RNA sequence: GCUGGGGUGGCGGAAUUGGUAGACGCGCACGACUCAAAAUCGUGUGUCGAAAGGCAUGCGGGUUCGAUUCCCGCCCCCAGCA
Numbered sequence: 001g002c003u004g005g006g007g008u009g010g011c012g013g014a015a016u017u018g019g020u021a022g023a024c025g026c027g028c029a030c031g032a033c034u035c036a037a038a039a040u041c042g043u044g045u046g047u048c049g050a051a052a053g054g055c056a057u058g059c060g061g062g063u064u065c066g067a068u069u070c071c072c073g074c075c076c077c078c079a080g081c082a
C1' cells in the first nucleotide's frame, strides 16, 4: 500500500428487508434474608436539566419522514496479502 472484519452505557455484548437505541450478563448503589457475613432474592443504575424536554452507537458529511443499519471521507483496533 491492497483486501476482509470490527469500534454501541463503567465492562462484556445484543438490536440489520432502515421504524421505541442500549435486550441479556457482569459490576456498582440501596433494600430483604443473617447474630454478622457469604450465597441468594428485590429495586435502581448513560448524560444535561428544577421540570417539561433535549442529547447520546469512533469523528465529520450525505441520502431519507426516519440511520447502530445505506453512501462518501477520515481516525483507531484485529487478521490476511504484497
Base pairs, nucleotide, nucleotide: 001081002080003079004078005077006076007075010026011025012024019065027045028044029043030042031041032040046055047054048053058074059073060072061071062070